[in-house]
RNA sequence: UGCCCCGUGGUGUAACGGUAACACGAACGGCUCUGGACCGUUAAUUCAAGGUUCGAAUCCUUGCGGGGCAGCCA
Numbered sequence: 001u002g003c004c005c006c007g008u009g010g011u012g013u014a015a016c017g018g019u020a021a022c023a024c025g026a027a028c029g030g031c032u033c034u035g036g037a038c039c040g041u042u043a044a045u046u047c048a049a050g051g052u053u054c055g056a057a058u059c060c061u062u063g064c065g066g067g068g069c070a071g072c073c074a
Stems, first nucleotide, its partner, number of pairs: 001070007010024004018054001026042005047063005
């Protein structure tokens, strides 16, 4: 420098172009003598900027970050 893959709550992952969700974790409450377990409730998420579209996490472009392969220099 070129090519390929990936980027979503705190963590791991879902989501046909049509309400962003599940598990674990967190907070609060219940239960308990206390804690754990269990039960209930709540908060928190699409890497950024444009474009297409009635509508974008999803499609297109550029950038940023991570990973892989190749090349160049030494």
Transfer RNA from Elusimicrobia bacterium RIFOXYB2_FULL_50_12, 74 nucleotides, folded computationally. Rfam family: tRNA. It is annotated as a transfer RNA. The organism belongs to Elusimicrobiota, within Bacteria. The sequence is in RNAcentral, with records from ENA.